About this RNA
Predicted 3D model of a 353-nucleotide part of an RNA (small-subunit ribosomal RNA, central domain) from an uncultured archaeon. Rfam family: Archaeal small subunit ribosomal RNA. Its family is annotated with ribosome and structural constituent of ribosome in the Gene Ontology.

Context: one part of a larger RNA
């Protein structure tokens, strides 16, 4: 509950695609459903307003106009919505031109360092810690030196830099593949916006089959500390951590800010692309000016309890959707759906305060 709001007080759906529905740029004609107007109709009576009457007066009651709404019927109006027809190009999108970029997906190839094993050197400790000890070495460790072998991991560049819808994404190089900004203004001609159900991608953990194992590690087992120590610290270590096939669908899935559009001061940086100008060791350079596209800070106006936001707005408006309505009981019961489990998606009441 016809109201007020969703950054941090409850509240933006994890992202995106899309169906229904809801909205939709200029111009010009038709029509007249919406929408504006007259006019007849009919809206029983009471009841509501007025004006007279009855009652001593008031409640009341009577009478006579009027009104309220709804709906059908006919005549007009045509701005606006709407329907039809034609036309535009400022949204949209398609095309050419050169471009950045960890976007995605498959291969290939590579380094550094650990760890083992093996050789060869070489001896009594080495390891950890605030101190120890468990651990580990005379079957030769730690340590140097050369080799191999396995899995994981990409230093430096690196940057409030980049791409991505979001989750995310970083050695190197190669194939397929997608999305962007800019410039030209050729074509298309409004084809567009959100979007209830839907559907798709969704980090980590987990789960299912097969592999795979170096480090690192939930559980576990040991030293230790401690009053105790189911921890913090240390030796050890098993699933996982890596791949490949399938599931799961969560999160402080955050910019704690849903998505499209328009409009409202600047200043400074950085990233891409035009455009002019200057400089040149002519190199996809080096600088400045300016313009669109992204990304920080900073800040006027205006907002805001406030902290802060501030053209990347949480300022002013619009079109759609999502949610929210004291604290606990609780995202729990219970019932549906969905998963192999775990579980997740929907979700309440008593009762209490």
């Nucleotide at each position: 509950u016809u109201g007020g709001g969703c950054u941090u007080a409850a509240a933006g759906c994890g992202u995106c695609c899309g169906u229904a529905g809801c909205c939709g740029g200029c111009c010009u004609g038709g029509c007249a459903a919406g929408u504006c107007u007259u006019c007849c109709g009919u809206u029983a009576a009471a009841u509501c307003c007025a004006g007279c009457a009855a009652c001593c007066u008031a409640a009341u009651u009577g009478u006579u106009g009027g009104g309220c709404u709804g709906c059908g019927g006919g005549g007009g109006a045509u701005a606006c919505u709407g329907u039809u027809a034609g036309g535009c190009u400022a949204g949209g999108g398609g095309g050419c031109g050169g471009g950045a970029g960890a976007g995605g997906c498959c291969g290939a190839c590579g380094g550094u360092a650990u760890u083992c094993u093996c050789g060869g050197g070489g001896u009594a400790g080495g390891g950890g810690u605030g101190a120890a000890a468990u651990c580990u070495u005379a079957u030769a460790a730690u340590c140097c030196c050369g080799a191999g072998a396995g899995g994981a991991c990409c230093a430096c560049c690196a940057g409030u830099g980049g791409c991505g819808a979001a989750g995310g994404c970083u050695g190197u190089c190669g194939g397929c593949u997608a999305g962007c900004a800019c410039g030209c203004g050729c074509c298309u001609g409004a084809c567009g916006g959100u979007g209830a159900g839907g559907g798709a991608c969704g980090a980590a953990a987990g789960c299912u089959g097969g592999g795979g194992g170096a480090g690192c590690g939930a559980a576990c087992c040991g030293g230790a500390u401690u009053a105790g120590a189911u921890a913090c610290c240390c030796g050890g270590g098993u699933a996982g951590u890596c791949c490949c096939u399938g599931c799961u669908g969560u999160a402080a899935a955050c910019g704690a800010u849903g998505c499209g559009a328009g409009c409202u001061a600047g200043g400074u940086g950085u990233u891409g692309g035009g455009g002019c100008g200057g400089c040149u060791a002519c190199g996809a350079g080096c600088c400045g000016c300016u313009u669109c596209a992204g990304u920080g800070c900073c800040g006027c106006a205006g907002c805001g309890a406030a902290g802060g936001c501030g053209u990347u707005a949480a300022g002013c408006u619009c079109g759609c959707c999502g949610c929210c309505u004291g604290g606990g009981g609780a995202g729990u019961a219970c019932g549906g759906c969905c998963g192999c489990a775990a579980g997740g998606c929907u979700g309440a009441a008593a009762c209490u305060u």